Context: one part of a larger RNA
RNA sequence: GGUUGACCUCGGAUCAGGUAGGGAUACCCGCUGAACUUAAGCAUAUCAAUAAGCGGAGGAAAAGAAACCAACAGGGAUUGCCUUAGUAACGGCGAGUGAAGCGGCAACAGCUCAAAUUUGAAAGCUGGCUCCUUCGGAGUCCGCGUUGUAAUUUGUAGAGGAUGAUUCGGCGAGGGCUCCCGCCUAAGUCCCCUGGAACGGGGCGUCAUAGAGGGUGAGAAUCCCGUAUGCGGUGGGUUGCCUUAGCCAUGUGAAUCUCCUUCGACGAGUCGAGUUGUUUGGGAAUGCAGCUCUAAAUGGGAGGUAAAUUUCUUCUAAAGCUAAAUACCGGCCAGAGACCGAUAGCGCACAAGUAGAGUGAUCGAAAGAUGAAAAGCACUUUGGAAAGAGAGUUAAAAAGUACGUGAAAUUGUUGAAAGGGAAGGGCUUGCAACCAGACUUGUCCGCAGUUGCUCAGCCGGUCUCCUGAC
Numbered sequence: 001g002g003u004u005g006a007c008c009u010c011g012g013a014u015c016a017g018g019u020a021g022g023g024a025u026a027c028c029c030g031c032u033g034a035a036c037u038u039a040a041g042c043a044u045a046u047c048a049a050u051a052a053g054c055g056g057a058g059g060a061a062a063a064g065a066a067a068c069c070a071a072c073a074g075g076g077a078u079u080g081c082c083u084u085a086g087u088a089a090c091g092g093c094g095a096g097u098g099a100a101g102c103g104g105c106a107a108c109a110g111c112u113c114a115a116a117u118u119u120g121a122a123a124g125c126u127g128g129c130u131c132c133u134u135c136g137g138a139g140u141c142c143g144c145g146u147u148g149u150a151a152u153u154u155g156u157a158g159a160g161g162a163u164g165a166u167u168c169g170g171c172g173a174g175g176g177c178u179c180c181c182g183c184c185u186a187a188g189u190c191c192c193c194u195g196g197a198a199c200g201g202g203g204c205g206u207c208a209u210a211g212a213g214g215g216u217g218a219g220a221a222u223c224c225c226g227u228a229u230g231c232g233g234u235g236g237g238u239u240g241c242c243u244u245a246g247c248c249a250u251g252u253g254a255a256u257c258u259c260c261u262u263c264g265a266c267g268a269g270u271c272g273a274g275u276u277g278u279u280u281g282g283g284a285a286u287g288c289a290g291c292u293c294u295a296a297a298u299g300g301g302a303g304g305u306a307a308a309u310u311u312c313u314u315c316u317a318a319a320g321c322u323a324a325a326u327a328c329c330g331g332c333c334a335g336a337g338a339c340c341g342a343u344a345g346c347g348c349a350c351a352a353g354u355a356g357a358g359u360g361a362u363c364g365a366a367a368g369a370u371g372a373a374a375a376g377c378a379c380u381u382u383g384g385a386a387a388g389a390g391a392g393u394u395a396a397a398a399a400g401u402a403c404g405u406g407a408a409a410u411u412g413u414u415g416a417a418a419g420g421g422a423a424g425g426g427c428u429u430g431c432a433a434c435c436a437g438a439c440u441u442g443u444c445c446g447c448a449g450u451u452g453c454u455c456a457g458c459c460g461g462u463c464u465c466c467u468g469a470c
Base pairs, nucleotide, nucleotide: 027058028056029055030054031053038045042092068075069074079106080105081104082103089097090096110321111320112319113267123149124144125143127141128140129139130138131137132136158263159262160260161259162258164257165256166255167254168253169248170247171246174243175242176241177240179237180236181235182234183233184232188204189220190203191202192201193200205222206221207211213225214224215223272293273292274291275290276289277288278287299316300315301314302313303312356363357362376403379390380389381388382387461470462469463468
């Protein structure tokens, strides 16, 4: 100032920004954890450090830059494959179980904290506001923070000092490559026959780096979609890589190498020991876990037989990150098949985990096809209607939404045959019906050929007044 009064109090609807659940789980990690089985019985063992169960992720996970392997002239993160090797070893040393080093290959990548006084100066970070060249930068003001935010350093070191040498940043229009999404690129619908329809048969052509495939009223290279080819053409995007016009910045800054009578911090209820359980090929204890005890700093761990003394070798635990090679019965996007073809193939080709069953856990089917096109039967007639009789559509309704084809058992109807000894069966023969094939005969049509007769026609002759006759 406004108003349907204001103010105070209560209630907590709504809500910027942020976080978690739940599902799925093929592969992965952690926990928990059997028994069937095998041992021709069974208890250790085996099945198995498996299944079921629980928790947690990712496109991969986990592991990973040595408290490693070794004993060599040593190697040098992890992962996976081959081999080592069914070996060493474990095991009622029974049944069985069972690695690792080396070597070869795939792929390769290295790093960060804690622990130092920047101490002549918290140099650091979130947020608000302003400005700018806006994945951010600068200024300023709150806040965090000395019970410690930065810089430097990480054991292969490093710091400090010395005096020499070498090397440097950012933005980037445009262009190219890669990748992604689109578009474009051959040739008959000519004639005849059949048919509802030609995509069939016959004739005449065309293209082919395209005759894969599908569709269209029947077997379509040439009708339609496609297919083949060229580092093809073209439009758009591209966070990745290369190149570049141009622009900004260019400091007593950073990094590397050499030298030194300098300094040099390195992870605790942890390592380790005892004991119990479990696990392992790990055996006087491989790993893990519980309880008890519990360290050191020329220290500590490892060196596959316990302990003492000694020597040597090799690493530096108790903090952390890290791509690739590897795995994948789930999900998503594609491609293919000597696979199946509706009792097959998934349980499910279809309104299938459906209908249905069971208190429940759970179990769990059957079910595809009218036609080229619904043109899905107008109309008339009988009937209350369903339906029937006509009519109509269609190539076909002997395709009528119980629909392609429509087997068999079985039923009705019609026709034929038989019937004393059930029906049925076997052998032989007759008759009947039907069918295939063969043969015979009649008539008609077409084509080809041979022979004969007759006629027309033609040629010649005779007759006749001509027509004509022979």